RNA sequence: GGGGGUAUAGCUCAGUGAUAGAGCACGUGCUUGGCUUGCAUGAGGUCCAGGGUUCAAUCCCCCGUGCCUCCA
Numbered sequence: 001g002g003g004g005g006u007a008u009a010g011c012u013c014a015g016u017g018a019u020a021g022a023g024c025a026c027g028u029g030c031u032u033g034g035c036u037u038g039c040a041u042g043a044g045g046u047c048c049a050g051g052g053u054u055c056a057a058u059c060c061c062c063c064g065u066g067c068c069u070c071c072a
Stems, first nucleotide, its partner, number of pairs: 001071007010024004026042005048064001050062003
């Protein structure tokens, strides 16, 4: 320098053209003499940035950036 992949909650990851979930972690309550475990409940994300298509974009297209990988 070129090809490919990826970016969504604190972490690991789903998801679908109609403003988003799970597990773990965290807060609260119950349980216990207390901790762990368990149960219930809650908070937490304008879905990497910009532009385009569309009535509507996290999703499709283009470009940029970060990361991973292959070639040279």
The prediction has a mean pLDDT of 81.
Transfer RNA from Vicugna pacos, 72 nucleotides, folded computationally.
Rfam family: tRNA. The family's RNA type in Rfam is transfer RNA.